[in-house]
RNA sequence: AAGGCAAGCUGUCUUAUCGCGGCUGCCGCAGGGCAGCUGAGGAAAGUCCGGGCAACACAGAGCGCCGUACCACCUAACGGGUGGGGGGCAACGGCGCAAGCCGUUGUUCACAGAAAGUGCCACAGAAAACAUACCGCCCGAAGGCUACGGGUUAGCAUUCGGGUAAGGGUGAAAAGGCAGGGUAAGAGCCUACCGGGCAGGCAGUAAUGCCUGUCGCACGGCAAACCUUACGGGUUGAAAGACCAAAUAUACCGAAACGCGGCUUCGGCUGCGCGGGCUGCUCGUUCGUAGCGCUUCGGCGCUGUUUCGGGGGGUAGGUCGUUAGAGACUGUCGGCGACGGCAGUCCCAGAUAAAUGAUAAGACACGACAGAACCCGGCUUAUAGGCUUGUCUUCUCA
Numbered sequence: 001a002a003g004g005c006a007a008g009c010u011g012u013c014u015u016a017u018c019g020c021g022g023c024u025g026c027c028g029c030a031g032g033g034c035a036g037c038u039g040a041g042g043a044a045a046g047u048c049c050g051g052g053c054a055a056c057a058c059a060g061a062g063c064g065c066c067g068u069a070c071c072a073c074c075u076a077a078c079g080g081g082u083g084g085g086g087g088g089c090a091a092c093g094g095c096g097c098a099a100g101c102c103g104u105u106g107u108u109c110a111c112a113g114a115a116a117g118u119g120c121c122a123c124a125g126a127a128a129a130c131a132u133a134c135c136g137c138c139c140g141a142a143g144g145c146u147a148c149g150g151g152u153u154a155g156c157a158u159u160c161g162g163g164u165a166a167g168g169g170u171g172a173a174a175a176g177g178c179a180g181g182g183u184a185a186g187a188g189c190c191u192a193c194c195g196g197g198c199a200g201g202c203a204g205u206a207a208u209g210c211c212u213g214u215c216g217c218a219c220g221g222c223a224a225a226c227c228u229u230a231c232g233g234g235u236u237g238a239a240a241g242a243c244c245a246a247a248u249a250u251a252c253c254g255a256a257a258c259g260c261g262g263c264u265u266c267g268g269c270u271g272c273g274c275g276g277g278c279u280g281c282u283c284g285u286u287c288g289u290a291g292c293g294c295u296u297c298g299g300c301g302c303u304g305u306u307u308c309g310g311g312g313g314g315u316a317g318g319u320c321g322u323u324a325g326a327g328a329c330u331g332u333c334g335g336c337g338a339c340g341g342c343a344g345u346c347c348c349a350g351a352u353a354a355a356u357g358a359u360a361a362g363a364c365a366c367g368a369c370a371g372a373a374c375c376c377g378g379c380u381u382a383u384a385g386g387c388u389u390g391u392c393u394u395c396u397c398a
Stems, first nucleotide, its partner, number of pairs: 001394010012363007020039008041369001045380002048378005053237004065233005070084005085111001086109010112228002117226002119222003134168002136164007144156004148151001176194002179191003195217001196215008241320004250312001252310007259272005273289006290303005327346008364367001
């Protein structure tokens, strides 16, 4: 210097004009007008996890269901984060006959329990878990063949009986590994080492690690199968929810009117009067003027009709919830860190059919993914280009 990887930051800019949402000020009786300020993201996305907030539900306990799962810490909380521990894989180095062990670096892991119980382990393979034996190895027997002068000889293959688990072969996985001894051949059968189980001690908050002793090894794998253990979880979701409330219809409450005649086929029609609406008045028109019971005949009570007033619930519509908050930035202190304390400064979209745009000119590296809808913390996914730090590789120079 180039490239790779990891982490973090950034992610078009400038001017003018016009337009839109919000806030403030001024003007206007009002509809509104003018001026100033301000107006998307690192993910506003997916809606995956957690919390705030809200309504509803709710005696207590248990079962079920769902979720989480090495340890400690952070946090409002989390399945998130930080630090630590352990396992797997790869590369390099060291030790060892080997098995393997140790160290470094990188990467990765839903990492409780398989010694509570049940279940499953395809194909292949002898055997997939109360072990077993296809080839092989070894011993014995039988009869046969070959060799030699001879046999209770040697060799070869076959069949049968037995031993074995070295070696081969199958498989994702094969009943601890490896070296030596041992043996007819073998085998933890015996010994050392490695691995493992159990017990104790020491270190550590803990996960866990180290050491010592002991046991020839008794325990294959799967819990992302049921299950067990421990811990957690009420449901819904801003279309949550709270408040104000028109027109029209109206439960309920109060008030006013319902009088005197004529005709009648008994359904009604009609005159005057009374009460009300159309209207502020006159005229006109229209609606009601009904029924039952009691009666001392004056009326009273109940129901009904019309009108007026009150009035609850609810609809349209409006206001709040709704953006000052687990808030941002700077400094400082504590902590390895996630994070926390303190001090100072700042206010940073708030729409509701939904604003955040368009045009013109200019600049360069020629512009990726992408648009708030109650709020916040995470996770995941998308993202052209640029910058910073660390690390590895290669090359060049000294």